[in-house]
SAM riboswitch aptamer (S box leader) from a Myxococcales bacterium, 103 nucleotides, folded computationally. The coordinates come from a structure-prediction model, not an experiment, and the mean pLDDT is 78. It was read from a public genome assembly, where an Rfam model found it.

RNA sequence: CGCUCAUCCAGACGCGCGGAGGGAUCAGGGCCCGAGGAAGCGCGGCCGACCUGCCGGAGCCGGCAAGGUGGCAAGCCCGGCGGCACGGCCGCGACGAUGAGGA
Repeated sequence: CGCUCAUCCAGACGCGCGGAGGGAUCAGGGCCCGAGGAAGCGCGGCCGACCUGCCGGAGCCGGCAAGGUGGCAAGCCCGGCGGCACGGCCGCGACGAUGAGGA
């Protein structure tokens, strides 16, 4: 970056500074987190999806490691389309995020 592919059903928090916001995104609506301390920053810790390495049986699978990234409330829902046994549920999309590539 008007590009490609894969995944998004799992996992993982303490302390210090900070001081009112936060939950990616534009209107709007809802729901949730937050003075029992939000965002942000720092230190330490943790997780293990992808890449990587190692091990086992077999290009698949399983296990281990934690080097490269990333992460440590819920892709929070609607705001799009379609279906249905229509207070709602299901499927798909768009958007977004992460990784591995490409330009």